[in-house]
RNA sequence: UUGCGAUAAAGGCAAACCUGUCGAAAGAUAGGGACGCAAAGCCACGGGCCUAAGGUUCUAUGAACUAAGGCAGCCGGGUUGCCGAA
Numbered sequence: 001u002u003g004c005g006a007u008a009a010a011g012g013c014a015a016a017c018c019u020g021u022c023g024a025a026a027g028a029u030a031g032g033g034a035c036g037c038a039a040a041g042c043c044a045c046g047g048g049c050c051u052a053a054g055g056u057u058c059u060a061u062g063a064a065c066u067a068a069g070g071c072a073g074c075c076g077g078g079u080u081g082c083c084g085a086a
Stems, first nucleotide, its partner, number of pairs: 004084002012037002017032006035073001041079003045076003048071003054066005
């Protein structure tokens, strides 16, 4: 340095759920809380998934389709990075 990842050390993050705020929603965010995580740091680039305000269409109090909205804790990819047993 590359790969790899301990019942190692020092630290780190924080699912569900509850409360406040934002949002049409999905979801985000702050506090509480820990299921888990070696990139559970960052980037929607590929696939996937969620939502459907607006838009389009229709057999129209409604329905279908649609991302310019989201998810990085779904899988790849990119990028930065702590520690060092086998």